Notes
SAM riboswitch aptamer (S box leader), 101 nucleotides, folded computationally. Model confidence (mean pLDDT): 81 of 100.
[in-house]
RNA sequence: CCCUUAUCAAGAGCGACGGAGGGACAGGCCCAUUGAUGUCGCGGCAACCUGUAAUUCAGUCAAGGUGCCAAAUCCUGCGGAUCUUUUCCGAAAGAUGAGGU
Numbered sequence: 001c002c003c004u005u006a007u008c009a010a011g012a013g014c015g016a017c018g019g020a021g022g023g024a025c026a027g028g029c030c031c032a033u034u035g036a037u038g039u040c041g042c043g044g045c046a047a048c049c050u051g052u053a054a055u056u057c058a059g060u061c062a063a064g065g066u067g068c069c070a071a072a073u074c075c076u077g078c079g080g081a082u083c084u085u086u087u088c089c090g091a092a093a094g095a096u097g098a099g100g101u
Base pairs, nucleotide, nucleotide: 002100003099004098005097006096007095008094013042014041015040016039017038021031022030023029025077026076027075028074043069044068045067048065049064050062051061073093078090079089080088081087
């Protein structure tokens, strides 16, 4: 890189550095010199793996490995339903975990 599988409307920010774009892609809509995005430090959220206890299942506790801390994965993209420009469902794409080639 690719494949399989689970989840993705909940939750969680301060400081230092730095100085222009950023939110994966396209359109929209937002964020950003009142300093965003990013890096680092500290803090926090969550509970996929892990550990504990228990064990038929379900479920409890902890937080070692990841992950995450603007907006639903920010919305839409393809298909279907609704039958009127809305709403809903599914897929694709993407992200993350676990496993595999």